[in-house]
This is a predicted structure of a 74-nucleotide RNA (transfer RNA) from a Candidatus Woesebacteria bacterium.

RNA sequence: GGUCGGUUAGCUCAGUUGGCUAGAGCAUUCGCUUGACGUGCGAAGGGUCGCAGGUUCGAGUCCUGCACCGACCA
Numbered sequence: 001g002g003u004c005g006g007u008u009a010g011c012u013c014a015g016u017u018g019g020c021u022a023g024a025g026c027a028u029u030c031g032c033u034u035g036a037c038g039u040g041c042g043a044a045g046g047g048u049c050g051c052a053g054g055u056u057c058g059a060g061u062c063c064u065g066c067a068c069c070g071a072c073c074a
Base pairs, nucleotide, nucleotide: 001073002072003071004070005069006068007067010026011025012024013023019057028044029043030042031041032040050066051065052064053063054062
């Protein structure tokens, strides 16, 4: 230098053919439960969907460029 894959909540990840509001588990906080802790149950907070553009009535999803991580080729 080239090809391919990845980047979504603090962490690990899902997200189907573009369609109403972006989710799960763990973690955190609060409540219930307990003599207390833990377990269990319920609820809440937490997101520029890597960055910048483009297409579209509408983009996490499609297109382009860039950044970072990984694999392979040279």

It was read from a public genome assembly. It matches the Rfam family "tRNA". Its mean pLDDT, the model's own confidence on a scale to 100, is 81.